RNA sequence: AUUUCAUGAAGAGUGGCUGAGGGACGGGCCCUGUGACGCCACGACAACCUGCCCGGGCAAACCGGGAGUAUGGUGUCAACUCUCUCCUGCGUUCCGCAAGGAAACGGGAAACAUGAGAU
Numbered sequence: 001a002u003u004u005c006a007u008g009a010a011g012a013g014u015g016g017c018u019g020a021g022g023g024a025c026g027g028g029c030c031c032u033g034u035g036a037c038g039c040c041a042c043g044a045c046a047a048c049c050u051g052c053c054c055g056g057g058c059a060a061a062c063c064g065g066g067a068g069u070a071u072g073g074u075g076u077c078a079a080c081u082c083u084c085u086c087c088u089g090c091g092u093u094c095c096g097c098a099a100g101g102a103a104a105c106g107g108g109a110a111a112c113a114u115g116a117g118a119u
Base pairs, nucleotide, nucleotide: 001119002118003117004116005115006114007113008112013042014041015040016039017038021031022030023029026084027083028082043077044076045075048073049072050070052066053065054064055063056062081111085109086108087107088106089105092103093102094101095100
């Protein structure tokens, strides 16, 4: 870098250094000299992997489930992934004489992020 699978409504910040940008991209909207982004220190959240237990399996591989949070490996700690785009819906509400349209919501896709695997 490509690809597969899983997850993405919850959760969790203080201090120091620096000094103007940041929230992926474009739009919107927002955060920001009451100090952003970044770096460092300490802390926290979470439970993907590892470690533990149970079941399946002769066994190994592997699959399913569970507890718990560790001197472990990552990740995360403004706003739903901040928001938008496309398809769709038994149905709801609104507009319309009707054809039809709109909104919220549900489902799916795309994009993105993170983890675990493969190449």

SAM riboswitch aptamer (S box leader) from an Acidobacteriota bacterium, 119 nucleotides, folded computationally. The model forms 88% of the base pairs in the Rfam consensus. The coordinates come from a structure-prediction model, not an experiment, and the mean pLDDT is 77. Taxonomically the source falls in Acidobacteriota (Bacteria, Pseudomonadati).